[in-house]
Order: sequence, then structure tokens, then C1' cells
RNA sequence: GCCCAGAUAGUUCAGUGGUAGAACGCAGUCUUGGUAAGACUGAGGCCGAGGGUUCGAUCCCCUCUCUGGGCUCCA
Repeated sequence: GCCCAGAUAGUUCAGUGGUAGAACGCAGUCUUGGUAAGACUGAGGCCGAGGGUUCGAUCCCCUCUCUGGGCUCCA
């Protein structure tokens, strides 16, 4: 320098055109003599940044940033 994959909740990941879910974690309630376990409820993210297409974009297109992986050449 070139190619590929990825960036979504505190963490690990799903979701791939119609304003986003799970598990774990966190808070509360129930249960227990109490704790743990268990059950239920809740809070928490507008999706890496900018632009474009579209009635509508986390999703499609372009550029950039960052992370991981692979490949090659010149001096």
C1' cells in the first nucleotide's frame, strides 16, 4: 500500500428497510427465621462519525475514524 470482517445496553452478542431484543450484570418486590438459589417487575442503548438514496435507514451506497485478520511490492 491492497483485500476481508467488525463497531448495537455496563459486558458478550442477535436483529439487516417500517423509530431495537436476549443472556449475564444492576435496582426493586415475592419467597426464607436469614443468606444463597428461584419467580416476577423495572431502569439502562435511538445503533462509531459525516454525507447520499428512500415516504421511511441500525440495515442499502460513498467518505472518514477505530479494532481484528490476511496478502504483496519498491527503495
Predicted 3D model of a 75-nucleotide RNA (transfer RNA) from a Patescibacteria group bacterium. Taxonomically the source falls in Bacteria candidate phyla (Bacteria). The coordinates come from a structure-prediction model, not an experiment, and the mean pLDDT is 80. RNAcentral records the identical sequence in 2 taxa. RNAcentral holds the sequence, with entries from ENA and MGnify. It matches the Rfam family "tRNA". Its family is annotated with triplet codon-amino acid adaptor activity in the Gene Ontology. Rfam classes the family as a transfer RNA.